[in-house]
Context: one part of a larger RNA
């Protein structure tokens, strides 16, 4: 030096655990916010650097309810305090709630700086303290009022839980990509995706046919299975990709405008024009005229009571040991309960030891939800047909886009930009160019629940989901640390069943150690379960 065997360090895999994840189901809730949100800066403790809590009334205040013996939070000691005159602590409903933040008085390089008015208060008067007020818009509603006579524009004030601003996903709409794919690229695709803006609600859109069909007929929408990777579209390439019908889920219709009827204002010469009330609402029917006729049923406020949700609370039954061990829940022997033998805990493995569990019970306070009474609102018909009325810069067209599964194609329906432009019930769209017949419906106003889509949050619950290089980025955290910033972004777990966390003693400055002591272990000693491998050392043999 090198093998070998034996004991160690050093090291941190492995095993074994879980306080965190993950993923999905149910049911809730589906919004906060100028009554000042989300977030955050500063404070706040007897000491008080970090979290958490609270706000100068600052780990708290106050009312009512629960519960019941200990209590001043994570968090140990000391101090001093509170509690059966019911504390802590748990619901409910209140008060206080500094700065800054939409941030709103003005200014600002966020938590900062500076005024103004009113009202209290201090002071001999100021100063000072305290409390309110005061951005823009919007609507409304009173005053003033220009060029310009009348009068508008504007200003000024006053109201208004009127708007901003935050929020994860789902919806609707605006703008709208590129890598990619077409084995290369340009139409095409990815894709109307990402990504940006607006808007909204608990669901959003969409809807009660100018509809789908086809010689038969269906009756708003919206979602699911098929019809179907089917008709079709496509440098007919890559690719894209319906409807019709039939099956489920749900299931709801309605209100306007105009015609006519009072009524009011304005302009004014009969009349026009606006308002308002009443009538009206459909593929044939309103309005007119005659006739009849007051009634079920719905919607909405409403609340006594019920039911829930926010605190609780009551629950059955096991003992013994010369067993074993540190410890009994295990062994072994007699037993019980069970509408409870889900589940955790308890010094190992508990149905009967605790917490629960199964099955009951229970709210002053606040929400939630639904009956009745009661108020209000609102509502049908026959028959006739001369006149009236049915949504116009609208429908269509002509160029040029877009968007329908459909790329200009025969290319209809649909939606825009620009020019243009009817018919009006003897009317007028559609049935994929267009032309006849036939058929089917009524644009050019609006509302509409329930099936559908998501989960940041709350409850409860479940896994042929992870177990600390896994599972979220984080079992400790958007910390530590990088970056001017926008932003990037970790490592890090386990003594013991209980600190019983090693008094004393010895060496050493310590640090570490050897006794002793604890413990069932101390090769569980805080660098702590377990303790593999590389590596390093010491013993002893072997070899060179």
């Nucleotide at each position: 030096a090198g093998c070998a065997u034996a004991a160690g360090g050093c090291g941190a895999a492995u095993g074994c655990c879980u306080u965190g994840g993950c993923a999905c189901c149910a049911g809730g809730a589906g919004c906060c916010g100028a009554a000042g949100a989300a977030g955050g800066a500063c404070g706040u403790g007897a000491c008080a650097a970090g979290c958490u809590g609270c706000g100068a009334a600052a780990a708290g205040c106050u009312g009512c309810g629960g519960g019941a013996a200990g209590g001043a939070g994570c968090a140990a000691a000391u101090a001093u305090c509170c509690g059966a005159u019911g504390a802590u602590c748990c619901g409910c409903a209140g008060a206080u709630g500094u700065c800054c933040g939409a941030a709103u008085g003005a200014g600002g390089g966020a938590a900062c700086u500076c005024a103004u008015c009113c009202g209290c208060u201090u002071u001999a008067a100021u100063a000072g303290g305290c409390g309110g007020a005061g951005a823009u818009c919007c609507u409304u509603a009173a005053g003033u009022g220009a060029a310009u006579a009348c009068a508008u524009a504007g200003c000024u004030u006053a109201a208004g839980a009127g708007a901003a601003g935050g929020c994860g996903a789902c919806c609707c709409g605006g703008c709208g990509a590129a890598c990619u794919g077409a084995a290369a690229c340009a139409u095409c695709u990815a894709a109307g995706u990402a990504g940006c803006c607006g808007g909204a609600g608990g669901a959003a859109g969409a809807g009660a046919a100018a509809g789908a069909a086809a010689a038969a007929u269906c009756g708003a929408u919206u979602u699911c299975c098929a019809a179907a990777g089917u008709a079709g579209c496509g440098g007919c390439g890559a690719g894209c990709g319906a409807a019709a019908u039939g099956g489920a889920a749900a299931g709801a219709g309605c209100c306007c405008a105009a015609a006519c009827c009072g009524g009011a204002a304005g302009c004014a010469u009969u009349g026009c024009u606006u308002c308002c009330g009443g009538g009206g609402u459909a593929g044939u029917g309103g309005a007119c005229u005659g006739c009849a006729u007051c009634a079920a049923a719905g919607c909405a406020c409403g609340g006594c009571a019920u039911a829930u949700a926010u605190a609780g609370u009551c629950a059955a039954a096991g003992g013994a040991c010369u067993c074993u061990g540190g410890a009994a829940a295990g062994g072994u022997c007699c037993g019980g309960c069970g509408c409870a033998g889900a589940g955790g805990g308890u010094g190992a493995a508990a149905c009967c030891c605790c917490c629960g569990u199964a099955g009951g019970c229970g709210a002053a306070a606040u929400g939630u939800a639904u009956a009745a009474a009661g108020u209000g609102c609102a509502a049908a018909g026959c028959a006739g047909u001369a006149u009236c009325c049915g949504g116009a810069g609208u429908a269509g067209g002509a160029c040029c886009g877009g968007a329908c599964a459909c790329g200009a194609g025969a290319a209809a329906c649909c939606c825009g930009g620009u020019c243009u432009g009817a018919a009006g019930c003897a009317g007028g769209g559609g049935g994929g160019c267009c032309c006849a017949c036939c058929c089917c419906c009524c644009a050019a106003g609006g509302c509409u629940a329930a099936a559908u889509a998501c989960u940041a949050c709350c409850u409860g619950g479940u896994g042929a989901c992870c177990g600390a290089u896994a599972g979220u980025g984080a079992a400790c955290a958007g910390u530590a640390c990088c970056g001017u910033g926008a932003g990037g972004g970790a490592a890090a777990g386990g003594u013991g069943a209980a600190a019983a966390g090693a008094a004393c003693c010895c060496c050493g400055g310590g640090a570490g150690g050897g006794g002793a002591g604890u413990g069932a272990a101390a090769u569980a000693g805080a660098a702590c379960c377990u303790g593999a491998a590389a590596c390093c050392u010491u013993a002893u043999g072997c070899u060179u």